[in-house]
Molecule: SAM riboswitch aptamer (S box leader)
Organism: soil metagenome
RNA sequence: CUCAUCCAGAACAGCUGAGGGACAGGCCCUGUGAAGCUGUAGCAACCGUUGAAGCCGCAAGGUGACAAGCCAAGGUGCUAAAUCCUGCCAAGAGUAACAUCUUGGAAAGAUGAG
Numbered sequence: 001c002u003c004a005u006c007c008a009g010a011a012c013a014g015c016u017g018a019g020g021g022a023c024a025g026g027c028c029c030u031g032u033g034a035a036g037c038u039g040u041a042g043c044a045a046c047c048g049u050u051g052a053a054g055c056c057g058c059a060a061g062g063u064g065a066c067a068a069g070c071c072a073a074g075g076u077g078c079u080a081a082a083u084c085c086u087g088c089c090a091a092g093a094g095u096a097a098c099a100u101c102u103u104g105g106a107a108a109g110a111u112g113a114g
Base pairs, nucleotide, nucleotide: 001114002113003112004111005110006109011040012039013038014037015036019029020028021027023087024086025085026084041079042078043077046075047074048071049068050067051066054063055062056061083108088105089104090103091102092101093100
């Protein structure tokens, strides 16, 4: 940089001791112990695994929409709240005007694969 996914799911213990939820605003979590490190446990099908229409190939074989789960001791990831909500654009509802609400898309972020 490209592509896919993001309203599901899953926490205890030890050490330590004040922050944390990316950023901003909001709203939350937190000495009934934040973040971090360690251990153990768990969740999950992104890669992998198994099957597979089709396609390519003379063949061997390659690729593969899609599907599966007593695969997690294969590689990652994750285990408060929807990515906690909003942020930019558009449409609609609503208001005297704001506010506010709904929907779609984008941006940003996270994770994976390349």